About this RNA:
Model confidence (mean pLDDT): 80 of 100. Predicted 3D model of a 73-nucleotide RNA (transfer RNA) from Fimicolochytrium jonesii.

[in-house]
RNA sequence: GCUCGGAUAGUUUAGUGGUCAUAACGCUGCCUUCACACGGCAGAGGUCCCCAGUUCGAUCCUGGGUCCGAGUA
Numbered sequence: 001g002c003u004c005g006g007a008u009a010g011u012u013u014a015g016u017g018g019u020c021a022u023a024a025c026g027c028u029g030c031c032u033u034c035a036c037a038c039g040g041c042a043g044a045g046g047u048c049c050c051c052a053g054u055u056c057g058a059u060c061c062u063g064g065g066u067c068c069g070a071g072u073a
Base pairs, nucleotide, nucleotide: 001072002071003070004069005068006067007066010025011024012023018056027043028042029041030040031039049065050064051063052062053061
């Protein structure tokens, strides 16, 4: 250089053209305990990488860009 894959919560991730975008871990509060841990309940936390396009409607489709990873000479 070329080809392919990926970018979604603090971390790891599911998801798919439509109404409230998932879960686990972590975090906060309450319960439990003499206390801690474990456990139970509740809650907060997201510009779905950026720009443009298609569409009535884009996290999802198309083009370009940035970054990460794999392959290839």
The RNAcentral record of the sequence draws on ENA. Rfam family: tRNA. Gene Ontology term of the family: triplet codon-amino acid adaptor activity.